[in-house]
Molecule: Fluoride riboswitch aptamer (crcB RNA motif)
Organism: Chitinophaga sp. MD30
């Protein structure tokens, strides 16, 4: 000098919000990237059709069913 690793920040994980774990991505100059962007048909043209508010699991709202006051 360069690589890893660790700590620490900060994103992310197909519709809200919060807590707690997990994996991912980045980074100590800016800027930019990156992690992520759900499944079937169809696709000249146009579209049809389906799950779920969780990456796990807990609460709360919001849709929907359904029972029972």
């Nucleotide at each position: 000098a360069g690589a890893u690793u660790a700590a620490c920040a900060g994103g992310a994980a197909a519709u809200g919000g919060u807590g707690u774990c997990u994996u991912c991505c980045u980074g100590c100059u800016c800027a930019a990237a990156a992690a992520c962007c759900g499944c079937c048909c169809a696709c000249u043209c146009a579209g049809g059709g389906c799950u779920g508010a969780u990456g796990g699991c807990g609460c709360c709202u919001a849709c929907a069913a359904a029972u029972a006051g």